Predicted 3D model of a 379-nucleotide RNA (Bacterial RNase P class A) from a Vicinamibacteria bacterium.
Rfam family: Bacterial RNase P class A. The family's RNA type in Rfam is ribozyme. From the family's description: Ribonuclease P (RNase P) is a ubiquitous endoribonuclease, found in archaea, bacteria and eukarya as well as chloroplasts and mitochondria.
The prediction has a mean pLDDT of 75.
Of the family's consensus pairs, 99% are formed in the model.
A source record names the gene rnpB.
The sequence is in RNAcentral, with records from ENA.
RNA sequence: CGAGCCGGCCAGGUGGUCGCCGGCCUCUUCGCGGGACCGGAGGAAAGUCCGAACUCCAAAGGGCGGUGUGCUGGGUAAUCCCCAGUCCGGGUAACCGGAAGGAAAGUGCCACAGAAAAUAUACCGCCCCCCAUCUACGGAUGGGAGGUAAGGGUGAAAAGGUGCGGUAAGAGCGCACCGCUCGGGUGGUGACAUCCGAGGCACGGUAAACCCCACAUGGAGCAAGACCAAAUAGGGAAGCGAUCGAGGGUGGCCCGUCCGAAGCUUCCGGGUAGGUCGCUCGACCCGGCGAGAGAUCGUCGAGGCUAGAUAAAUGACCACCGCCCUUCCGAGGGUGACCGAGGUAGGGAACAGAAUUCGGCUUACGGCCGACUCGAGCA
Numbered sequence: 001c002g003a004g005c006c007g008g009c010c011a012g013g014u015g016g017u018c019g020c021c022g023g024c025c026u027c028u029u030c031g032c033g034g035g036a037c038c039g040g041a042g043g044a045a046a047g048u049c050c051g052a053a054c055u056c057c058a059a060a061g062g063g064c065g066g067u068g069u070g071c072u073g074g075g076u077a078a079u080c081c082c083c084a085g086u087c088c089g090g091g092u093a094a095c096c097g098g099a100a101g102g103a104a105a106g107u108g109c110c111a112c113a114g115a116a117a118a119u120a121u122a123c124c125g126c127c128c129c130c131c132a133u134c135u136a137c138g139g140a141u142g143g144g145a146g147g148u149a150a151g152g153g154u155g156a157a158a159a160g161g162u163g164c165g166g167u168a169a170g171a172g173c174g175c176a177c178c179g180c181u182c183g184g185g186u187g188g189u190g191a192c193a194u195c196c197g198a199g200g201c202a203c204g205g206u207a208a209a210c211c212c213c214a215c216a217u218g219g220a221g222c223a224a225g226a227c228c229a230a231a232u233a234g235g236g237a238a239g240c241g242a243u244c245g246a247g248g249g250u251g252g253c254c255c256g257u258c259c260g261a262a263g264c265u266u267c268c269g270g271g272u273a274g275g276u277c278g279c280u281c282g283a284c285c286c287g288g289c290g291a292g293a294g295a296u297c298g299u300c301g302a303g304g305c306u307a308g309a310u311a312a313a314u315g316a317c318c319a320c321c322g323c324c325c326u327u328c329c330g331a332g333g334g335u336g337a338c339c340g341a342g343g344u345a346g347g348g349a350a351c352a353g354a355a356u357u358c359g360g361c362u363u364a365c366g367g368c369c370g371a372c373u374c375g376a377g378c379a
Base pairs, nucleotide, nucleotide: 001375002374003373004372006370007369008368009367010366012321013320014319015318016317017316018315020040021039022038023037025035026034027033042351046362047361049360050359051358052357053356054221055220056219057218061255062254063253064252066217067216068215069214070213071085072084073083074082075081086100087098088097089096090095101212102211106210107209108206109205110204123152124151125148126147127146129144130143131142132141133140134139160178161177162176163175164174165173179201180199181198182197183196184195185194186193187192225277226276227275228274235268236267237266238265239264240263247259248258249257250256284304285303286301287300288299289298290297291296323348324347325346326345328343329342332339333338
């Protein structure tokens, strides 16, 4: 210098003119008219993918079913999130990724190619035997019956791998090493690691196929929901209530459970438009100290904060300064490769816009800084 990898930070500033939304004060000819002051988007406000707070659903108990999660140990209000580790995979490396329980409970599937895709299999090849023909007597060619998974070929995958022995040729057929299975020891909280012994090896893959195992799980969402209340309709609400309990609800089903037609008493509202509340200060941020390997937690601080609109405001223009890229010049630094204050001309400034609120994840996107890795150049 180039390429990469991980982490952190920023998301232009000031002034002027004209506007927009909210709050508050004031003037007022009371008209949501004027004026002053204060405040007014993000790191992702996005996707709405997870998890919660909060609210309601006639309290949601049990069973079946469904759904979700799925290495280990921690963190958290909680999670499919975060941290640390284990194993596997990728990368030369820094580092990155993993829905990572069970295929020996059962069922299913494995395209194309290939002889054969799971009760293994004989296409080519290799080997033994028999027959026929030819013969230069070494054998060759053709046919038949067998053996063989070593070699070739197909495939994502071919029934442990490599080597030696063995054999007609071969084969865990025998042996050594590696792998695998089983048993045991040691270390670790654990996933697991490691060591020893035994067994020739015992059914390939697929569970983001059904399924099995373990654990968890009621539903809907601020258009939740509460209150005020123009309009329209005619009833509505609360309490008591013997029997029968039709019917209905419990957002898949069953049990269970709850409501519930007549009658009596009391009361007056009803709830569309519109308005008010919910509504924004909270599991918040910052700093110090302490605990921890870390996520995180504890504690202290007369440290900080300030949209809350409802078809939706947060904007536009101008000037100056700052930032980034490129061209050229270049003080100066360095042995050198090279770096470079400053100037000059031109260009650029991304992704994006709150809608109940938080914690995460994912996606989009401009720039700066630092650590580390690899390569090249120079001394």